[in-house]
This is a predicted structure of a 72-nucleotide RNA (transfer RNA) from a bacterium. The sequence was found in a public genome assembly. Its Rfam family is "tRNA". By type it is a transfer RNA.
RNA sequence: UGGGAUGUAGCCAAGCGGUAAGGCAACGGACUCUGAAUCCGUCAUUCGUAGGUUCGAAUCCUACCAUCCCAG
Numbered sequence: 001u002g003g004g005a006u007g008u009a010g011c012c013a014a015g016c017g018g019u020a021a022g023g024c025a026a027c028g029g030a031c032u033c034u035g036a037a038u039c040c041g042u043c044a045u046u047c048g049u050a051g052g053u054u055c056g057a058a059u060c061c062u063a064c065c066a067u068c069c070c071a072g
Stems, first nucleotide, its partner, number of pairs: 001071007010024003018055001026042005048064005
């Protein structure tokens, strides 16, 4: 420098145009003499950033950023 992959909560991770599942962790509660375990509840006005398309975008398009891989 060129090509490709990935980017979603504190961590892992689903989603494939109709408005963000699940698990772990955390917090609150129940239970318990206390704790663990178990059970119930809460937890992303926004998906790397900025634009564009669309009635509607995590999802499609463009540029850029970060990390990784390949080629030179």